Predicted 3D model of a 266-nucleotide part of an RNA (large-subunit ribosomal RNA, domain VI) from an Acidimicrobiales bacterium. RNAcentral holds the full RNA, with entries from ENA.
[in-house]
Context: one part of a larger RNA
RNA sequence: CGUAGGAGAUUUGAGGAAAGCUGUCCGUAGUACGAGAGGACCCGGAUGGACGCAGCUCUCGUGUGCCAGUUGUUCCGCCAGGAGCACGGCUGGUUGGCGACCUGCGGAAGGGAUAAGCGCUGAAAGCAUCUAAGCGCGAAGCCUGUUCCAAGAUGAGAUCUCCCACUGGUACAACCAGGUAAGGCCCGUGGCAGAUAACCACGUUGAUAGGCCGGAUGUGUACGCACAGCAAUGUGUUCAGCAGACCGGUACUAAUCGGCCGAGGG
Numbered sequence: 001c002g003u004a005g006g007a008g009a010u011u012u013g014a015g016g017a018a019a020g021c022u023g024u025c026c027g028u029a030g031u032a033c034g035a036g037a038g039g040a041c042c043c044g045g046a047u048g049g050a051c052g053c054a055g056c057u058c059u060c061g062u063g064u065g066c067c068a069g070u071u072g073u074u075c076c077g078c079c080a081g082g083a084g085c086a087c088g089g090c091u092g093g094u095u096g097g098c099g100a101c102c103u104g105c106g107g108a109a110g111g112g113a114u115a116a117g118c119g120c121u122g123a124a125a126g127c128a129u130c131u132a133a134g135c136g137c138g139a140a141g142c143c144u145g146u147u148c149c150a151a152g153a154u155g156a157g158a159u160c161u162c163c164c165a166c167u168g169g170u171a172c173a174a175c176c177a178g179g180u181a182a183g184g185c186c187c188g189u190g191g192c193a194g195a196u197a198a199c200c201a202c203g204u205u206g207a208u209a210g211g212c213c214g215g216a217u218g219u220g221u222a223c224g225c226a227c228a229g230c231a232a233u234g235u236g237u238u239c240a241g242c243a244g245a246c247c248g249g250u251a252c253u254a255a256u257c258g259g260c261c262g263a264g265g266g
Stems, first nucleotide, its partner, number of pairs: 001152001005163007015149004021049007033038001051106005059100004066093005071086006110144003117137004164265001166178004183261004187203005208254003211250005217243003224237005
C1' cells in the first nucleotide's frame, strides 16, 4: 500500500515445512519342520540405542553484589571487629535462572490407491491362459492420518462484536480540507518476551517494577556480653546472624499531567 467505510477479537485451510530409523529379549514353542544336529513363519509382549520435541520434580553442572572458613599484606589510632588487594586470593557449600549427564514424550496404529509379485473369472485360440472386457490381494514407498506455519491464497476467504452517516469548500453521491467516534499510537513502570523493533502485563478505578513486611530457601550458630581456661580456645545467650533473582502481602517511591492519529462508505 492492497484486501471497495473505520475498528477489536476468533477462525477455515489452498499451500508449505517437520517427522518417517532400528537392535535385543520373552511368550506362542523346543511347537511346525527335520533321521539328527538344529529350529521357525504368523501373532502378542518387554526393554534398549541413535535422533527429535518439551521440562527443571529428581540427579549433576554452572553460580564474579549469597553464606561460612582461612593464608599473606595494607588500612580503619590500638584491642576487638572489619574493609581493600592477591585468578571471585584460596577452600567448602549454594536460592532463582540457564543447561545435560537428568526427567517426560515421539516415530505409530488405522484408512485409500498402487509397484514388483500372487490370484479369481475369462475369451481371442471348443483346450490352456492373472488380461484382452471385468474383479481381488499386495511395500519402510504414494495420498491421508500426527506436529508446526499459513488469506499478499491479489483466487486477498469466514464468524462475532463495536463506531456511526459530522462540519467547511466545490464545476457537489466524485474530490479537497477540518474536528471527532469505536479504536490505536506516543509517553511511562516492567517481563520467564527480546539484539533493536516486535510480543505480553500494567499505568492511581493501580500490585507493573523498586522499597518495606512475612514466608520459602541457602549458609551453618553472628556481633556484643557473660562464664571456664595462664593461653590457644571452648560453652551459653543462639536451629543464631546474614542473605541475589523465588512465593505472597503492602501504595512508601515511580507509572504524573498529557499529546497525536483515526470512518463519513463508487

About this RNA: Its mean pLDDT, the model's own confidence on a scale to 100, is 89. NCBI's taxonomy places the organism under Bacteria, Bacillati, Actinomycetota, Acidimicrobiia, Acidimicrobiales.